Small-subunit ribosomal RNA from an uncultured bacterium, 1489 nucleotides, folded computationally. The RNAcentral record of the sequence draws on Greengenes. Model confidence (mean pLDDT): 82 of 100. Rfam family: Bacterial small subunit ribosomal RNA. Gene Ontology terms of the family: ribosome and structural constituent of ribosome.
RNA sequence: GAGUUUGAUCCUGGCUCAGAACGAACGCUGGCGGCGUGCUUAACACAUGCAAGUCGAACGAGAAGUCGGUGCUUGUACCGACCGAAAGUGGCGAAUGGGUGAGUAACAAGCACGUAAUUUGCCGCGAAGGAUCAGAAUAGCACGGGGAAGCCUGUGGUAAUACCGGAUAUUCUGCUUAUAUAUUUUCUAAACUGGAAAGAUUUAUCGCCUUCUGAUAAGCCUACCUCCGAUUAGCUUGUUGGUGAGGUAAUGGCUUACCACGGCUACGAUCGGUAUCUGAUCUGUAGACGAUGAUCAUCCUCACUGGGACUGAGACACAGCCCCGACUCCUACUGCAGGCAGCAGUGGGGAAUAUUGCGCAAUGAGGGAAACCCAGACGCAGCUACACCGCGUGGAGGAGGAAGGCCUUCGGGUUGUAAACUCCUUUCUCAGGGGACUAAGAAAGGAUUACCUUUUUGACGGUACCAUCAUAAUAAUCACCGGAUAACUCCAUGCCACCACCCGCGCUAAUACGGGGGGUGCUAACGUUGUUCGGAAUUACUGGGCGUACAGCGUAUGUAGGCGGUUUGUUAAGCAGAAUGUGCAAUCCUCACGCUCAACCUGAGAACUGCAUUCGGAACUGGCAGACUUGCUUACGGAAGAGGGAGACAGAAUUCCAGGUGGAGGGGUGAAAUCCGUAGAGAUCUGGAAGAAUACCGGUGGCGAAGGCGGUCUCCUGGUACGUUACUGACGCUGAGAUACGAAAGCGUGGGGAGCAAACAGGAUUAGAUACCCUGGUAGUCCACGCCCUAAACGAUGGAUACUGGAUAUUGGAAAGAUCUCUUUUCAGUAUCGAAGCUAACGCGUUAAGUAUCCCGCCUGGGGAGUACGAUCGCAAGAUUAAAACUCAAAGGAAUUGACGGGGGCCCGCACAAGCGGUGGAGCAUGUGGUUUAAUUCGAAGCUACGCGAAGAACCUUACCUGGGUUUGACAUGCAGGUGGUAGGAAGCCGAAAGGCUGACGACCCUUUCCUUCGGGAGAGGGAGCCCGCACAGGUGCUGCAUGGCUGUCGUCAGCUCGUGUCGUGAGAUGUUGGGUUAAGUCCCGCAACGAGCGCAACCCUCGCCAUCAGUUACUAACAGGUUAUGCUGAGCACUCUGAUGGGACUGCCGGUGACAAACCGGAGGAAGGCGGGGAUGACGUCAAGUCCUCAUGGUCCUUAUAUCCAGGGCUACACACGUGCUACAAUGGCCGUUACAAUAAGAAGCUUAAUCGCGAGGUUUGGCAGAUCUAUAAAGGCGGUCUAAGUUCGGAUUGCAGUCUGCAACUCGACUGCAUGAAGUUGGAAUCGCUAGUAAUCGGAGGUCAGCUACACUCCGGUGAAUACGUUCCCGGGCCUUGUACACACCGCCCGUCACACCAUGGGAGUUUAUUUGGCCCAAUUACCGGUACGCUAACCGCAAGGAAGCAGCCGACUACGGCAAGGUAGAUAACUGGGGUGAAGUCGUAA
Repeated sequence: GAGUUUGAUCCUGGCUCAGAACGAACGCUGGCGGCGUGCUUAACACAUGCAAGUCGAACGAGAAGUCGGUGCUUGUACCGACCGAAAGUGGCGAAUGGGUGAGUAACAAGCACGUAAUUUGCCGCGAAGGAUCAGAAUAGCACGGGGAAGCCUGUGGUAAUACCGGAUAUUCUGCUUAUAUAUUUUCUAAACUGGAAAGAUUUAUCGCCUUCUGAUAAGCCUACCUCCGAUUAGCUUGUUGGUGAGGUAAUGGCUUACCACGGCUACGAUCGGUAUCUGAUCUGUAGACGAUGAUCAUCCUCACUGGGACUGAGACACAGCCCCGACUCCUACUGCAGGCAGCAGUGGGGAAUAUUGCGCAAUGAGGGAAACCCAGACGCAGCUACACCGCGUGGAGGAGGAAGGCCUUCGGGUUGUAAACUCCUUUCUCAGGGGACUAAGAAAGGAUUACCUUUUUGACGGUACCAUCAUAAUAAUCACCGGAUAACUCCAUGCCACCACCCGCGCUAAUACGGGGGGUGCUAACGUUGUUCGGAAUUACUGGGCGUACAGCGUAUGUAGGCGGUUUGUUAAGCAGAAUGUGCAAUCCUCACGCUCAACCUGAGAACUGCAUUCGGAACUGGCAGACUUGCUUACGGAAGAGGGAGACAGAAUUCCAGGUGGAGGGGUGAAAUCCGUAGAGAUCUGGAAGAAUACCGGUGGCGAAGGCGGUCUCCUGGUACGUUACUGACGCUGAGAUACGAAAGCGUGGGGAGCAAACAGGAUUAGAUACCCUGGUAGUCCACGCCCUAAACGAUGGAUACUGGAUAUUGGAAAGAUCUCUUUUCAGUAUCGAAGCUAACGCGUUAAGUAUCCCGCCUGGGGAGUACGAUCGCAAGAUUAAAACUCAAAGGAAUUGACGGGGGCCCGCACAAGCGGUGGAGCAUGUGGUUUAAUUCGAAGCUACGCGAAGAACCUUACCUGGGUUUGACAUGCAGGUGGUAGGAAGCCGAAAGGCUGACGACCCUUUCCUUCGGGAGAGGGAGCCCGCACAGGUGCUGCAUGGCUGUCGUCAGCUCGUGUCGUGAGAUGUUGGGUUAAGUCCCGCAACGAGCGCAACCCUCGCCAUCAGUUACUAACAGGUUAUGCUGAGCACUCUGAUGGGACUGCCGGUGACAAACCGGAGGAAGGCGGGGAUGACGUCAAGUCCUCAUGGUCCUUAUAUCCAGGGCUACACACGUGCUACAAUGGCCGUUACAAUAAGAAGCUUAAUCGCGAGGUUUGGCAGAUCUAUAAAGGCGGUCUAAGUUCGGAUUGCAGUCUGCAACUCGACUGCAUGAAGUUGGAAUCGCUAGUAAUCGGAGGUCAGCUACACUCCGGUGAAUACGUUCCCGGGCCUUGUACACACCGCCCGUCACACCAUGGGAGUUUAUUUGGCCCAAUUACCGGUACGCUAACCGCAAGGAAGCAGCCGACUACGGCAAGGUAGAUAACUGGGGUGAAGUCGUAA
C1' cells in the first nucleotide's frame, strides 16, 4: 500500500496478501565453472582405522645387519668396530590444538575499573650470582612362581640430567626495629632464622640452581547491563557483621570457635519456567525496536551419569588415575576391559545434512642443538543447485505468413520470423599439444650484520591457463493466468469430482475444478511448506487511545513515589564541551588492489553512537544556605442552605376497634369472577388505637466527596461562597499499596408492623399462561446494633492548574448608580444557545470532548468469560483478583437511502358508512381440483388461476391413448448416380383406412438435327418427374430460472429522475421539503437553488348544441299526380338524417372568501360550467409474475423415432369439493287475447320476403339484396280477461315416445320440435360481491367463432329507469411528511433459550501414576585433607648402642556422592462418572429481544 464487516458510507478493529531472509526440507526439472556451506533431531549407542608424541647431544642394556680379526668342521663360534630396531629409566609435551552446548538466569558472559590481596613452565642480543662434598636404591634384564585373562609376585644384579644427605648463598623467605610513601599489607636499611644445583658432547654450545625484571598466560574483587511469571510476597541461621585460629598463589564465612542480631526485598528478594553469552546475523526508507546467536572470532562450560583427589608452572585433566552407578565386550563364572560431544564411518532417531580420500608442499603447534620426526590442526581433493556470483543452450536474414494444432461471426484469426531455408560465429563440448604462480625457506660453500654462488623441496596437478583442429554441433524448465496480481479462450464435469493465502468458486453455457490451445512471470532454476522481521502507528520511547466503537477505579482522605511559584549565593550529581585511554580481529560502510567480470580476496580509512579518567563551564534541573508573596493555610465580619447526628412535637390521610343512623348491595374490570355483605356490608356521624410518610410552598432551586438529603422546633456538629484588612511564608498538586464512606436487595440478634408487597393461594385471560389484569397475602419495607460492598454507583466524561469571542435565564455574596424597586459591575455556582477550535459522525464548546502542563487508573478483534483453577475477604449469598484450550472472519460505533411498525400527522379511492341488487341454500350449464382411466393432451395457481388460452373438441381440430403403416421422410434446398411410354391416371382387386398390386389412355418446357402437304411429324440431348444414395428435413420434446417479442399486476396511483450549482470527509442531501390549492410533483407564494426530462393535463376518437358544404338508397314542408292504405310517383334539399369541415367552454364575466396569489364558493348567460359524459393513451420500476403449446430464438435431447400417415377411442369419465353463471321459488306475478315504440351490426357455398304444406321444429316453390334500397313479430310497456296463495295455471329439472335440421357420420357425444312426465325449490348459515346517473336494476336485439352446436359464455346495441352518500372513527389498498429499527432475500424479516442427536476441546472427580524438590533419619565404599591413636613396619639423616627424628600402612572421628525409609510441597499424564462451553442438515417446544 491492497483485499475483506455494509444495500451503500465514514470510522473503529481484527484477519489476510504483496517484500526481504534462511545451516533449510519437499515436488518437478537440471549444461558448465568459481566461491562458500553441510546432524538445527537422540549430550542416543558405537564395529574398524587413524587423531600426541619426541629427545641416543640425560641413562643402562642392545636384537637384526655390515665390515675386520681369530679358531677351524669353510660356514659356523668368539672378539672388535660401524649402524642401531623394539621395550625400559629420565626430560619436555600431553592443561594447546580439535569437538559439543547438556548444565548455567550466574561476577556465567559483555563493557569499564581494581588487585598496596596474587601466581606464571617454556621465551627475552633483559640483569646479577652460582654449580661443592657425599650416599643409597630401582626399572629394564636374568632365573622362577601364580592366574582363563587383565595382570600380580619372589630372588639376584645395574645406570643416570631419576632419588637423597651435608656445606655455602643475595636484591630469596620469616620475624623485629627505624625512615619515606601510604594510612594494616608497599619501599629502603640493619640484625637474627630457614632454604640450591646436573650434567651432556662433535669443544663450541646446550642444559642445571638462586634472585630480580619484562613479556605471555591465568586467579580473584567491583560498578553497570543481561528472558518470562505476583494465580511465586516475604526470604535467610554460616545466614549478615566482628574477634582469634586454620587454609589458599592470593582476598574473603572459604572453614572453625566465640560474640552481636543482623542481611536481602515492591527499583521485585525468594520460588517456578526457559535458555550458553558476546562480536555479530536477519529485517527495517531511516531510526528506535523486534527476532536470531549456524559457518568465522573471543570467553565460558562439559567429556558415559555422579563424586574425588594425584601429578604438575598450569587440570580437579576428552583419547590420565581412583570409586559408586547404568550400559556394552570377554570369561575357565572367580573376575576383567571400555567410553567418537576428535577425523572418517556404522546403527538409530528424523522432513533433513557428505569420503572409513590425498599430503605435511604451505600456515601455525609439540619435541629436538639440529637434520628431522609427529600432526584427521591445517592445506587440498570427493559428494550436495544448499546459498551467492558468472557463462552458455546460438547470431543475422527469412512470408506461399507452409504444414500441423487451437479458436471462429466460416470471412478469417492465432501459434508466427517462430520453423523450413540461406549466410555467419565457436563460449561450452570433443581431440591431441604446451603448461604454471603459490618457494618464503632449507642445505653446502664463500663473504661478514644487510650479500653472493650451487644444490634441493609441490599434496592440489598434467589442475588453472595458453594456442590449434572440427561441427549448430552437447545443453530449458518451473509456476501462474476471478480480484488483490502481470497474463483468456475452447472442451469435459454438473454443490459431484475438486480448488482455495483472504474474499470465495462448482447445483448444465465455470476466464476460479480437470484437459487442450494461447498468454504472463522467473530462469538452471521454479514452486510449495516451515521459521523470522517488515507492512502492524496492531503495545505507539521515537509513535496510539479511553462521552457513544475495547477502555475513567462508586467516592473521598492519605503513605511511598512522580511533578512543583519568585529571587540571591554556593555546589557540580544530572547537563553541554574538550583531551586521553579503551571499545580484539573479522563483519557493515567508503576508497583502492588482485583473480578476464562478479561473487570472493587483500590493503587503507571511517565507524563501533559505549565506558572510564582528567580539564575547564554554570544557563537549566537537582543538592545546600538565605530572602519574597502571588499558590496554600489561618484570624475577623455579616450570609445562604432538604449537609450530618440526637430528641421532642404537629396536622391531613389510610387501616382497624366500639357505638349511632340506615337497609341491599358493595367492590373490581376491556368484560367478568374470586372477595365483602340481612350474623347488617358499602354509605354517613361520633369516639378511640396503631404505624408509616410529610400535600401545598417546590423551582433544569439549594446542600453534600459520592451514595444521597424535604413537616415544625430545640441541642450537638462538618463544609462553602463573599467582603475586608492582617498572620504564616511554598507549608502545594496527584496519589500504587492502605484506610474510611458507600442506593437497593440480602444476612444475623432483638423490637415493630398501618399501608404497600417478592414467595404463595384463588379468580380471570389464553391453544397453554407457573405472566401481564383482579381479590387476598407472608418475608421485607420501619427502629437499634452488627455484616454485606455491589448498581445504567451515568455527565456512560478521573483529579489539579493556566489560557482561549459572546448571548440569555437563574441561586448566594459584595459594590456603584439611579431611585423605590430597578440598572450596571464583580466573585462563586446552576442551566440553555452558540464564534473559533476539536470530533468518525452525533455532538462538545470558559462547567470543553478546545489549547497546554503534572500525576493516577484503564484498553488492545468477537465468542469462550468476568467463567475455570488458585488465593484473599465473607455467617451465607457471594465479592475481588483472573486465565487457557477451542472456535469465527468478523463483532462493533455514527450517520445515509429504503422497507417495515397492532408509531404519529395530512389526504385519496364504491375502501367503509348510507342505499339498490346479488353470490353462499335448489336444479341445470360451464371451468377447476380430486379421483378414475389405455388415454382422460398441455398450460394458467392469493389479489393478478378457475364461462382463463378455447371468437365455439362428433371426424378434422388434437398436441393424448390403442392398433395398423412409412423411413431423405407429410414439407425445403443442394449434390452424385440411374431411369426415358416419362408426369398424370379411368377402371378393377385387397384393406377399417392409410396404403399396396395391375394398369387402358396419355402429356408438358428448353436446345438441336432431319423430313414436311408448312398444319405438323420423327430423332437426339437437357429440364421437370420417378428410383437409389449423401448432406439434411422434422419435433405442440425439455429449459419462460438462458432469451426476444407480447401480456397481467401495483395503477390512470402521482409519482420517477437528470444537468449545473450549493451543503456534507462520505454514502447522500438540496431541487422534490415548507404555507396554501388541486383529480394531479395541478398551480401560486416562500426557500441555495436555477433549469430540464419521462409521467399528469392537452393534442386523437366518440356522444351532447349550432353553422357551412353535399343530397341517394335516407327525408317529405310547400306544389302536382295516384292509392283501401303507405314518399307510392313527379319534384324538392327546407326539416329529420347521413358524413365531411368548422364554431362553441376559457374560471372568459359578476359578487364573495383568500395573502393584492394560485384557487375555491355562489350567480348570470348558455345546448353544455368548472376535467361536460365515455374511450384510446399505462412514467421509473416491482413480482427470476405469465407465455419455448401463437411466433422467433441460444443450449440440450430424439433421428426405422420423442418424426410422419391412418382408423377407432379419449379430451364429454364421476363418490366428492370449489369458482363463475342461467332459471326459479311467484300476484310489482303466470297464462290467454289485443296493441305501441328502437339502435348497433351482419349477409352470396350468404341473409331470406311472399305464397303454400305441417300443431311445430321445418319442407316446397318463388321473389329481393354484394345492401341508408332487400332480409328480423323487438321485449319489458299499454288495454282487456283469467288464476287467488296452493309446491299451485309458480317452477321447470329428469325421463319416455314421436320427429325436424346440419353433416361421410349425431352410439360414446349435437341442437331444435311435439305429446306425456312434472325433481329440488316457499328468498337461502357463517361469510362475501357489484354499483354514485342515463349508473344500478330490468327488458329484449345483434355480432364474432361456426356445416351444426353444448352460447345460460363473450363483445356490442338500444328500451324502461331508481335509491343513497351524515361523514372519514373503523376494515382494505394507495400517496406525502415525520419517528423508531439489531430488517436490506427488506416483518412471509431478524432472532433467543431448554430439550433430542453427532463431534471437539476443557473444568471437577474416588483414585492410579511419573518427574522434580524440601527438611529429617538410616546405610555409607574408595581416595585426599584435617584431628586423634600409637597396633604393625621402615634404605638414606643423627646416634657407640639402645634408640631418636621422619615416613609408610592400619584403626577411630568429622564431612560427603549414590542408595534407602517415613512425611510433605510443586508440576504433568490418566480415570468410572459429572458440569458447563463450542460447532453442526430443513429436529421438538414456545416467542424473550